[in-house]
Molecule: transfer RNA
Organism: Fidelibacterota bacterium
C1' cells in the first nucleotide's frame, strides 16, 4: 500500500439486489400463569434508527460519496 467482505437489540443472524407506512426472527433477559419447586411449557413485555458523516428522493437499514474498527487475500519491509 492495494483487492474482497464483515458491521441490524445483551449473543448470533434475516431484510440490502429491486428504496415503501409502525425494523423483525432464534436464543437470552423481565413480569404473570401451570408446577410442592427447579426445569419445561404458555400469555404478555422490555430491548436497537441500522458503526459514522454528508448527499440523492416525497420517502432510505436498503441507492452514491467519504470515513471508522474488524477478518481473508496480496504486495512491500524484515
Nucleotide at each position: 500500500c492495494g483487492g474482497g467482505g464483515u458491521g441490524u437489540a445483551g449473543c448470533g443472524c434475516a431484510g440490502c439486489c429491486c428504496g415503501g407506512u409502525u425494523a423483525g426472527c432464534g436464543c437470552g433477559c423481565g413480569u404473570c400463569g401451570u408446577u410442592a419447586a427447579g426445569g419445561a411449557c404458555g400469555a404478555c413485555g422490555a430491548g436497537g434508527c441500522c458503526g459514522g458523516a454528508g448527499g440523492u428522493u416525497u420517502g432510505a437499514a436498503u441507492c452514491c460519496u467519504c470515513u471508522c474498527a474488524c477478518c481473508c487475500c496480496g504486495a512491500c519491509c524484515a